[in-house]
RNA sequence: UAAGUAAAUCAGAUAGUCGCAGGCUUUAGCCUGAGGAAAGUCGGAGCUCCAUAGGGCAGGAUGCUGGAUAACGUCCAGUAGGGGUGACCCUAAGGAAAGUGCCACAGAAACAAACCGCCCGGCACCCAAUACUUUAUUAAAUAAUAAAGUAUUGGGUGCCGGGUAAGGAUGGAAAGGUGAGGUAAGAGCUCACCAGCAUUUAGGUAACUAAAUGGCUCGGUAAACCCCAUCCGGAGCAAGACCUAAUAGGGAAACAUUGAGGUUGCCCGCCUCGUUUCCGGGUUGGUCGCUUGAGGUAUCAGGCAACUGGUAUCGCAGAUAGAUGACUAUCUAAUACAGAACUCCGCUUACAGAUUUACUUAUUAA
RNA sequence: GGGCGGGUGGCGAAGUGGCUAACGCAGUGGUCUGCAAAAUCACGAUUCACCGGUUCGAAUCCGGUCUCGCCCUCCA
Repeated sequence: UAAGUAAAUCAGAUAGUCGCAGGCUUUAGCCUGAGGAAAGUCGGAGCUCCAUAGGGCAGGAUGCUGGAUAACGUCCAGUAGGGGUGACCCUAAGGAAAGUGCCACAGAAACAAACCGCCCGGCACCCAAUACUUUAUUAAAUAAUAAAGUAUUGGGUGCCGGGUAAGGAUGGAAAGGUGAGGUAAGAGCUCACCAGCAUUUAGGUAACUAAAUGGCUCGGUAAACCCCAUCCGGAGCAAGACCUAAUAGGGAAACAUUGAGGUUGCCCGCCUCGUUUCCGGGUUGGUCGCUUGAGGUAUCAGGCAACUGGUAUCGCAGAUAGAUGACUAUCUAAUACAGAACUCCGCUUACAGAUUUACUUAUUAA
Repeated sequence: GGGCGGGUGGCGAAGUGGCUAACGCAGUGGUCUGCAAAAUCACGAUUCACCGGUUCGAAUCCGGUCUCGCCCUCCA
């Protein structure tokens, strides 16, 4: 200098004028006034009501290990696997040896398999060789030639029975891989190396790692059912509480008391007392909940870290048709995504421009 | 603000892991007809809203995003 990796920050500032909302005071004025995501409503909690939250079944969530936290599916540190030259990044990462299901097409076979091939045995047929018997011919005869039959051996073909997972073919996946020995042919059948599993020893809180030994090998799928471990009651601020009124907490119909409603599904238990529909009356209110909270900032201590504790200091939106805006000047430019509605901790998603720190790789120079 | 449900040709709608993704209406082309209608035959989804993952294989299972629709106020 170039290309990258990781972490973090800002999200306009200052001055003036005019406005809006809340609070304090009272002619006036002063103070405060959107975000890193206020968003999606995905996870968890506070708070409120239903029994201070109950029992059983069903259901749901999470899933390497240890820690943090009010809690979490979040965060931190590690383990294992994968990617990258590297800084570093990614992982829904329990169990398939508890059981069930599925694995389309293809293929013999998708879990414990014989289609082709290889090997062994039996039977039948054919061919060749050897031996024997019978017949015919030649020959005095031994014998020779030819034909037929029987037996043995070897080879071939077909059928049957068995062995074999080395080879072929199918598939995403084929019964541990490669090599040697071995065998009728083969095979972890045996051996060497490698992968995997189990046991023991050592290290570590643990996941796990290393070494030794052993028997010889077990398909994939759990974001299929399921099993194991841990956790989970429901509804939500339009929750809920209080204040003020009435010919009015009224009338009719249907259903029901072994009932109806609430407690997410079912059965108990508990609470309330009619429920539903139609007709009719009143209101479109006020106060609280509502912002001091697992709060922010600085510093010290503990911890690798997440985080925790101590001390000091700060007061920092709270509306209910819903405020947080407009203009001018300067700063080079003022431009992104986007607007609180009970609150908090996280995650995810959107985002212009700019800055800082640490590190990696390559090149050049000293 | 809070709580739910959906997205498959132009429209409606089936498909709960495996063949070319059914079916109806509409559309286009052919046959039939003198011309039409009806009937009949054929065609069109290649991004199953979008992105990523699990799996040999995804419209379907899982996570995220986008978009559409529905419900919830008082008698104190």